[in-house]
RNA sequence: GCCGAUGUAGCUCAGGGGUAGAGCAGCGGUAUCGUAAACCGCGGGUCGCCAGUUCAAAUCUGGCCAUCGGCU
Numbered sequence: 001g002c003c004g005a006u007g008u009a010g011c012u013c014a015g016g017g018g019u020a021g022a023g024c025a026g027c028g029g030u031a032u033c034g035u036a037a038a039c040c041g042c043g044g045g046u047c048g049c050c051a052g053u054u055c056a057a058a059u060c061u062g063g064c065c066a067u068c069g070g071c072u
């Protein structure tokens, strides 16, 4: 230098045009003499960045950035 994959909540990941989700973690509560486990509830994300397409983009297209892999 070229090619490919990935980028979504604190972490691990779903979701591939029509209201952003799960598990774990966090917070509150129930219960216990007390703690943990358990059970109930709550909060948390400009979907890597900038453009384009569209009535509508996390999702499709282009560029850039980061990480990983391959080729030279």
Base pairs, nucleotide, nucleotide: 001071002070003069004068005067006066007065010024011023012022013021018055026042027041028040029039030038048064049063050062051061052060